[in-house]
RNAcentral holds the sequence, with entries from ENA. A computed fold for a 73-nucleotide RNA from a Candidatus Peribacteria bacterium, annotated as transfer RNA. It matches the Rfam family "tRNA". Rfam classes the family as a transfer RNA.

RNA sequence: GGGCUCUUAGCUCAUUUGGUAGAGCACCUGCUUUGCACGCAGGGGGUGAGGGGUUCGAAUCCCCUAGAGUCCA
Numbered sequence: 001g002g003g004c005u006c007u008u009a010g011c012u013c014a015u016u017u018g019g020u021a022g023a024g025c026a027c028c029u030g031c032u033u034u035g036c037a038c039g040c041a042g043g044g045g046g047u048g049a050g051g052g053g054u055u056c057g058a059a060u061c062c063c064c065u066a067g068a069g070u071c072c073a
Stems, first nucleotide, its partner, number of pairs: 001072007010025004019056001027043005049065005
């Protein structure tokens, strides 16, 4: 320098070919306990790496940029 894959909640990851973004753990509140933990019920939290384009509509399709992994030189 070039090819390919990836970037989504605090963390690990889903999201069947475009139609209002979810789970587990973690966090907060309540119940339970003498108290803690466990358990149960409820709740908060994401401009989907950044920018642009296509579309009535984009995490999803296209382009550019940044970062990570891997292969080739």